The RNA shown here (SAM riboswitch aptamer (S box leader)) has 91 nucleotides and comes from a sheep gut metagenome. Of the family's consensus pairs, 97% are formed in the model.
[in-house]
RNA sequence: CUUAUCAAGAGUGACGGAGGGAUUAGGCCCGAUGAAGUCCGGCAACCGGGGACGUCCGGUGCCAAAUCCUACGGGAGAACCGGAAGAUGAG
Repeated sequence: CUUAUCAAGAGUGACGGAGGGAUUAGGCCCGAUGAAGUCCGGCAACCGGGGACGUCCGGUGCCAAAUCCUACGGGAGAACCGGAAGAUGAG
């Protein structure tokens, strides 16, 4: 850069010890009844392989809230539709 997907799903675990929800801004939330991170566990999509066609193994990914919401265009409208940006897979 191209392309597909992004309202489903996934923990009463261990260590850890104050932050976190991509970035900027505004909002709204999560967090000492324990954030981030690591391990274990789990979920499920894509890819590769196997296969007895039930599914299994591996790579990557993911496990609060729609990608938490808004921001740009359409629209009377923060309804709704589209886009941008971002995330993930494959090339």
RNAcentral holds the sequence, with entries from MGnify.